This is a predicted complex of two RNAs, RNase P RNA and transfer RNA, with 538 nucleotides together. It holds a member of the Rfam family "Bacterial RNase P class A". By type it is a ribozyme. The coordinates come from a structure-prediction model, not an experiment, and the mean pLDDT is 76.

[in-house]
RNA sequence: UGAUGCGGCAAGGCGGCCGCGAGCGGCAACCCCGCUUGAGGAAAGUCCGAGCACGAUAGAGCACGGUGGCGGGUAACGCCCGCCCGGCGGGUUGGUCCCUGCCGAGGGAAAGUGCCACAGAGAAUGAACCGCCGAUGGCCGGUUCGAGAGAAUCGGGACAGGCAAGGGUGAAAAGGUGCGGUAAGAGCGCACCGCUCGCUUGGUAACAGGCGAGGCAUGGCAAACCCCACCGCGUGCAAGGUCACGCAGCCCUCCCCGCUUGGCUUGUGUUGUCGGCCUGGCGGACGCUUGGCUCGGGCGGCGCGGGGGCGGGUGGACUGCUCGAGCGUUCCGGCGACGGGACGCCUAGAGAAAUGGUCGCCGCACGCGUGAGGUCUGCUUCGAGCGGUUGCUGACCACAGCAACCGACGGAGCGGAAACCGGCGCGGAGCACAGAACUCGGCUUACUCGCCGCACGACCGA
RNA sequence: GGGGAUAUAGCUCAGUUGGGAGAGCGCGUGGAUCGCACCCACGAGGUCGGGGGUUCGAGUCCCCCUAUCUCCACCA
Numbered sequence: 001u002g003a004u005g006c007g008g009c010a011a012g013g014c015g016g017c018c019g020c021g022a023g024c025g026g027c028a029a030c031c032c033c034g035c036u037u038g039a040g041g042a043a044a045g046u047c048c049g050a051g052c053a054c055g056a057u058a059g060a061g062c063a064c065g066g067u068g069g070c071g072g073g074u075a076a077c078g079c080c081c082g083c084c085c086g087g088c089g090g091g092u093u094g095g096u097c098c099c100u101g102c103c104g105a106g107g108g109a110a111a112g113u114g115c116c117a118c119a120g121a122g123a124a125u126g127a128a129c130c131g132c133c134g135a136u137g138g139c140c141g142g143u144u145c146g147a148g149a150g151a152a153u154c155g156g157g158a159c160a161g162g163c164a165a166g167g168g169u170g171a172a173a174a175g176g177u178g179c180g181g182u183a184a185g186a187g188c189g190c191a192c193c194g195c196u197c198g199c200u201u202g203g204u205a206a207c208a209g210g211c212g213a214g215g216c217a218u219g220g221c222a223a224a225c226c227c228c229a230c231c232g233c234g235u236g237c238a239a240g241g242u243c244a245c246g247c248a249g250c251c252c253u254c255c256c257c258g259c260u261u262g263g264c265u266u267g268u269g270u271u272g273u274c275g276g277c278c279u280g281g282c283g284g285a286c287g288c289u290u291g292g293c294u295c296g297g298g299c300g301g302c303g304c305g306g307g308g309g310c311g312g313g314u315g316g317a318c319u320g321c322u323c324g325a326g327c328g329u330u331c332c333g334g335c336g337a338c339g340g341g342a343c344g345c346c347u348a349g350a351g352a353a354a355u356g357g358u359c360g361c362c363g364c365a366c367g368c369g370u371g372a373g374g375u376c377u378g379c380u381u382c383g384a385g386c387g388g389u390u391g392c393u394g395a396c397c398a399c400a401g402c403a404a405c406c407g408a409c410g411g412a413g414c415g416g417a418a419a420c421c422g423g424c425g426c427g428g429a430g431c432a433c434a435g436a437a438c439u440c441g442g443c444u445u446a447c448u449c450g451c452c453g454c455a456c457g458a459c460c461g462a
Numbered sequence: 463g464g465g466g467a468u469a470u471a472g473c474u475c476a477g478u479u480g481g482g483a484g485a486g487c488g489c490g491u492g493g494a495u496c497g498c499a500c501c502c503a504c505g506a507g508g509u510c511g512g513g514g515g516u517u518c519g520a521g522u523c524c525c526c527c528u529a530u531c532u533c534c535a536c537c538a
Base pairs, nucleotide, nucleotide: 001458004455005454006453007452008451009450012362013361014360015359016358017357018356020038021037022036023035024034025033026032040433044444045443047442048441049440050439051438052236053235054234055233059295060294061293062292064232065231066230067229068228069083070082071081072080073079084106085104086103087102088101089100090099091098093398094397095396096395097394107227108226112225113224114221115220116219129167130166131163132162133161136160137159139156140155141154142153143152144151145150175193176192177191178190179189180188194216195214196213197212198211199210200209201208202207240319241318242317243316249310250309251308252307253306254305255303256284257283258282259281260280262278263277264276265275286300287299288298289297312537313536314535326345327344328343329342330341331340332339333338363431364430366427367426368425369424370423373421374420375417376416377415378414379413380412381411382410383409386407389404390403391402392401393400463534464533465532466531467530468529469528472487473486474485475484481518489505490504491503492502493501511527512526513525514524515523
């Protein structure tokens, strides 16, 4: 230098002319004129979290959905910050550590269920194809001893049997390396590493360090069901409120039951029972109460009634509506996200809905040229210490490499180099993605020419 | 403005505990027929809308984009 990854910044400026929306004024009103004002970092996707509104003051359980290391920030979050753990890369070889960049939906797999195709002997109930062995038992043959039965010993084959080291399959093969051990082997034994458990130290915690014990079959998948912990009521400004305009009604269905206080009532009177009516209460059923079920709460009962369906009408106004977890500067606290204080500012609120076009100058990137300021480098000279070591390669250990002994390192002087940074001059065609619709906090996605920081590999110049 | 669904062969659609990509119609070749259609046999044709992740393995599970379809106003 430029490619990539991660994080951050900016989103051209000024002026002229022609246009657009809203508000105010000229004006009582239209046209017209003047003044003021008019998009974003994502206004987008609608993926999360809230405010606000209505529905019980928004209730309980189940179902369902979401989140998932730890601590903090916040109105809240699946967001952000810090830390822990794991993976990958770099610091020129190995080990231990440390530093640094990126990534991680990062609880639980000895609670349970399920899956692991093909290949392979075997895919989780521990398996045996090739292979190794055949110590022990049995078989065959030889030698020796013995009268014989038999015994001892050597060899063979691989019948029983033993093994899981090696080969092979696979994404994955039942802790790894080494030594001992054995017939061959194997945590079978031992050392180191890993794992599990216990104790202990540090830390708020995740976790880390140390010590001890256990030879330790018990893999992967939970973005499979599930378990654990935590969170979540539903609908969304077409929420909701006020007013206006206009129309034509029709069909289906429901208004039930039981108990009971009080009152009225049977024509002669009194008392009483049954019955009837009215009124009130309780309970059940039914309907509604914007949602899956159950419970719970509220409302309803022959009237201006409730529910369902078909049909009809309107396409209007005001409000909610923009001052808000607001923006800017600065100080303080905090590693940081962020919090607190002071001062200043007001910044679109429309209806399918406006913020644009063109010209000129400048800016930035870019291209060309110039020039030794940075940078690199040659020579000369000066400088303390070093001379069998010194310096460099992150630290230590081991190993190794390079340079040097008139030198490394540093300073000064005289020169050289246009790859890069900075300066100057000339040219200058490129300056995106996109478009508020109730409002905020995030995430994600889109984005021309770019700029800054960190990391990495490659190339170029001297 | 807000909610929901879908995308698999040329067309219409299947595809469940994640391991083979399929059916019908259409198309091509051959047969049968004097010839055509019906019929019979064989065959071709797929970035599973695009990208990323989880997993040994993704049409299927998760996330992000794209396109298409559809439903929601008020009055009585």